Predicted 3D model of a 116-nucleotide RNA (THF (Tetrahydrofolate) riboswitch aptamer). Its mean pLDDT, the model's own confidence on a scale to 100, is 77. The sequence was found by an Rfam model in a public genome assembly.

[in-house]
RNA sequence: GGAAGAGUAAAAGCCCAUUCGUCAAGUGCCGCCCGUACGGGGAGUUGACGGGCGGACGAAAAGCGGCGGGAUGUAAAACCCCGAAGCUUGCGGUUUGGGCUUUGCAUCCCGCUUCA
Numbered sequence: 001g002g003a004a005g006a007g008u009a010a011a012a013g014c015c016c017a018u019u020c021g022u023c024a025a026g027u028g029c030c031g032c033c034c035g036u037a038c039g040g041g042g043a044g045u046u047g048a049c050g051g052g053c054g055g056a057c058g059a060a061a062a063g064c065g066g067c068g069g070g071a072u073g074u075a076a077a078a079c080c081c082c083g084a085a086g087c088u089u090g091c092g093g094u095u096u097g098g099g100c101u102u103u104g105c106a107u108c109c110c111g112c113u114u115c116a
Base pairs, nucleotide, nucleotide: 002115003114004113005112010103011102012101013100014099015098016097017096020092021091022090029055030054031053032052033051034050035049036048040110041109042108043107061089062088063087064086067083068082069081070080
């Protein structure tokens, strides 16, 4: 020098637990700016991720129980109306963690393993 191969960060799906929201934040989408990471080493994108600013779009609540206020009433209680803390069940391209499965260096150079 030739041929073949291995390995990461991480990503996706599902399950479990959990956070927040349900008074709409978050998630997702678009633009600009800044930054970070990307097999063992180096380089590294128009790709990935994060942050800031701006923009467009946009939602699922229901029940229980008591408390406070209002209204009615001579008064008290009940009915009625309003409010928010709590609980339960939901909902959200919700947060975080764990498990399983699958995928997996954008790309380039070198290295590693095997064979000749």